[in-house]
Molecule: c-di-GMP-I riboswitch aptamer
Organism: Rossellomorea aquimaris
RNA sequence: AGCAGAUAAAGGCAAAGCUAUCGAAAGGUAGUGACGCAAAGCUAAAGGGACUAAAGGUGAACCCCACCUAUGUCAGCCAGUUGCCUAG
Repeated sequence: AGCAGAUAAAGGCAAAGCUAUCGAAAGGUAGUGACGCAAAGCUAAAGGGACUAAAGGUGAACCCCACCUAUGUCAGCCAGUUGCCUAG
């Protein structure tokens, strides 16, 4: 240095649920809480994928409603990028 990741050390993050709050929603933030995580750090303006559909469009048309669409989201889906430790 590379690969790999241990019932190691030192630290770290925090799923679901619940409470508050923002949002049309997806979802975000804070608290609580730990299912898990060696990148569960960062990046949604490299790319793929997923979610939502307010505005807009099409149908219908009184409303309701159905479908299309991201400019809205997800990094704890893949990916890109940076990085701690050392049994092997």